[in-house]
Context: one part of a larger RNA
RNA sequence: GAUGAACGCUAGCGGCAGGCUUAAUACAUGCAAGUCGUGGGGCAGCAGCCCCGUAGCAAUACGGGGGCUGGCGACCGGCAAACGGGUGCGCAAUACGUACGCAACCUCCCUUCGAGCGGGGAAUAGCCCAGGGAAACUUGGAUUAAUACCCCAUAAUAUAAUGGAGAGGCAUCUCUUUAUUAUUAAAGCUCCGGCACUUGAAGAUGGGCGUACGGCUGAUUAGGUAGUUGGCGGGGUAACGGCCCACCAAGCCUGCGAUCAGUAGCUGAUGUGAGAGCAUGAUCAGCCACACGGGCACUGAGACACGGGCCCGACUCCUACGGGAGGCAGCAGUAAGGAAUAUUGGUCAAUGGACGCAAGUCUGAACCAGCCAUGCCGCGUGGAGGAUGAAGGUCCUCUGGAUUGUAAACUUCUUUUAUCUGGGACGAAACACUCCUAUUCUUAGGGGCCUGACGGUACCUGAUGAAUAAGCACCGGCUAACUCCGUGCCAGCAGCCGCGGUAAUACGGAGGGUGCAAGCGUUAUCC
Numbered sequence: 001g002a003u004g005a006a007c008g009c010u011a012g013c014g015g016c017a018g019g020c021u022u023a024a025u026a027c028a029u030g031c032a033a034g035u036c037g038u039g040g041g042g043c044a045g046c047a048g049c050c051c052c053g054u055a056g057c058a059a060u061a062c063g064g065g066g067g068c069u070g071g072c073g074a075c076c077g078g079c080a081a082a083c084g085g086g087u088g089c090g091c092a093a094u095a096c097g098u099a100c101g102c103a104a105c106c107u108c109c110c111u112u113c114g115a116g117c118g119g120g121g122a123a124u125a126g127c128c129c130a131g132g133g134a135a136a137c138u139u140g141g142a143u144u145a146a147u148a149c150c151c152c153a154u155a156a157u158a159u160a161a162u163g164g165a166g167a168g169g170c171a172u173c174u175c176u177u178u179a180u181u182a183u184u185a186a187a188g189c190u191c192c193g194g195c196a197c198u199u200g201a202a203g204a205u206g207g208g209c210g211u212a213c214g215g216c217u218g219a220u221u222a223g224g225u226a227g228u229u230g231g232c233g234g235g236g237u238a239a240c241g242g243c244c245c246a247c248c249a250a251g252c253c254u255g256c257g258a259u260c261a262g263u264a265g266c267u268g269a270u271g272u273g274a275g276a277g278c279a280u281g282a283u284c285a286g287c288c289a290c291a292c293g294g295g296c297a298c299u300g301a302g303a304c305a306c307g308g309g310c311c312c313g314a315c316u317c318c319u320a321c322g323g324g325a326g327g328c329a330g331c332a333g334u335a336a337g338g339a340a341u342a343u344u345g346g347u348c349a350a351u352g353g354a355c356g357c358a359a360g361u362c363u364g365a366a367c368c369a370g371c372c373a374u375g376c377c378g379c380g381u382g383g384a385g386g387a388u389g390a391a392g393g394u395c396c397u398c399u400g401g402a403u404u405g406u407a408a409a410c411u412u413c414u415u416u417u418a419u420c421u422g423g424g425a426c427g428a429a430a431c432a433c434u435c436c437u438a439u440u441c442u443u444a445g446g447g448g449c450c451u452g453a454c455g456g457u458a459c460c461u462g463a464u465g466a467a468u469a470a471g472c473a474c475c476g477g478c479u480a481a482c483u484c485c486g487u488g489c490c491a492g493c494a495g496c497c498g499c500g501g502u503a504a505u506a507c508g509g510a511g512g513g514u515g516c517a518a519g520c521g522u523u524a525u526c527c
Base pairs, nucleotide, nucleotide: 001526002525003524005523006522007521008520009519012379013378014377015376016375017374018372019371020337025335026334027333029332030331031330034079035078036077039076040075042072043071046070047069048068049066050065051064052063053062054061055060086290087289088288096214097213098212099211100210101209102208105207106206110203111202112201113200114199115198116197118152119151120150121149128141129140130139131138132137158183159182160181161180162179163178164177165176166175167174168173188195189194216262217261218260223253224252225251228250229249230248231247233245234244235243265287266286267285268284269280270279271278272277292313293312294311295310296309315326316325317324318323343369345368346367347366351365352363353362354361355360382413383412384411385410392404393403394402395401396400418464419463420462422460423459427454433448434447435446436445437444438443471516472515473514474513475512476497477496478495482511483510484509485508486507492499493498
C1' cells in the first nucleotide's frame, strides 16, 4: 500500500460498487420454461349468439339443448426446453492460454442461389363404456383427426456401386470432367397479402478432432507400462485414432525427472513494486467441469441432459403395509457450521431470450427497490466580527501568573444539509393500429396514436431556523505530540528496543497536545 474481510468504540447524508471465503452439509414453502387454435380432433370451464320449455301482458328471469362465434382446461402434433442462471467437487492434463492444422468432420434456426410440393392407406391419444388400486397410477373394449405414421409416383450436381479422360499434391490421396445402374422427398394453413413443407449448392454461426510451446511442490518417490507401443484386417463414430475386437511383432515413456504422492479449476486480469519479479484468481468477461453419490443409454441438429428417463446406493417423506414420492451448487428463504456475508420484495417499462403471422404469453435472465459504513468517492456538522483575554478546569517559582482561548458569551450573516409547501423528469424509440409518399411485388421513409416497475424518485421552487449532525487512536525512541496526581518489579504496558522495586513524559486517571476523521484502532493475509 491492499482486502469479498472480521472484532472493539463511534456514527449525519448521498452517488457508485460489493455482500456464505466455512458444510459440493440437509432442506419446509412459493416462484425460476414455456408457447403455438394461422397444424388437429374437440368443448371441461368462461363470454356471446341461436333454439326449446316454465313464470310473466311484456321487457325479462330461470332451466335444458346446439361448437354456431370469441376463445380454451386436458389430449395428439410442432418448436423450445443442450440457451439463459448456479457452483468450483473433480481435474497437473481427453483441462486452460497462445499459434497452427483437418487431404479425417458435423451444424436446428438464419441468408443467398436452384428444383419440387402428385396420389392413396392403416392406426392412435382425447371423448365414450367397463374395470383394478389407499394413492401414484393403470387395464380392457368401441370410435375419431392431423403439419403424427406408412405405402406408391416423380426425382437430382444427393447417396452407393462400376467404368473412361485429364490435372495436381503431402504418404494414405485430392481436384476437374464424363458415362451406366440402383436407392431415396414433401404438409398443409390462411384475414388471399402470405406463412409453412421437401431436396440440393454456397455462406454465416456454433461446435468436434489433432499438433507444438507455456504455466505448482516433493527424489525422505527411480524405474513405469500387456490394449501397454506399433502393424494387418474388421467393428464403431459426424469424423481420425487401440476408441473397441481378432491375429502378428516387442515395443513405448524415463535423470531435459517417467511413475508415484501432495496440492489446485485455467485464463483475460487483480494486488504490490521504479522495474524485474512475487502473490492472488471475489465481483466482470472467455473456456472447462459438475448438478444427492455412482453408472447407463433414449430423444434430438445439438445432451449421455441442474428444475428429462432407467438402474444401484445413502438419506428424507407418504402409505389402507400391497406399494409409491423426492433432489435449491436457480431466486428468495430455513436449519446447521462459522469470526462472518442480505428480502420468502416489484416489474416485464427498457435490454435480451423461447414460442407465435401477429396481438401477445412466459422469463427470480435482466432492470429496479429493500438490508449492511463492507469498500471507494463526494458533502456537511456553520461563516464573519468579538479581550473585562469572563467564569470554571489544569499547571506553577502562588498578594500573582501561564494555559484552555477568539474558544465561549455577545453582535451580525448564510441555509449546503434538515423539516415542511408546490412543481416534476431523462430513460420511449419502436412493435402493433391508422394516414400519407415512393414502390411491379417485397419493402423503405414520414405524420398521428399507444406503452414507465423504478417513482411523485432524481431534480427545481419557496418557507423556517445555527437550527438536525464528531468520534477514534496515540503522545519514551523508531514516530508527529508533556505535565500533574495515583501506584510502588504490585497492578499493569509492549510491534521491536524495553518500562514499573517512592519524584514513572512508557502502568491507571486528569489537563493539555498530535494524527486521522464518519470513521478510527486491533487482528488475519499478500506485496

A computed fold for a 527-nucleotide part of an RNA from an uncultured bacterium, annotated as small-subunit ribosomal RNA, 5' domain. The prediction has a mean pLDDT of 85. RNAcentral holds the full RNA, with entries from ENA and SILVA. Its Rfam family is "Bacterial small subunit ribosomal RNA". Its family is annotated with structural constituent of ribosome and ribosome in the Gene Ontology.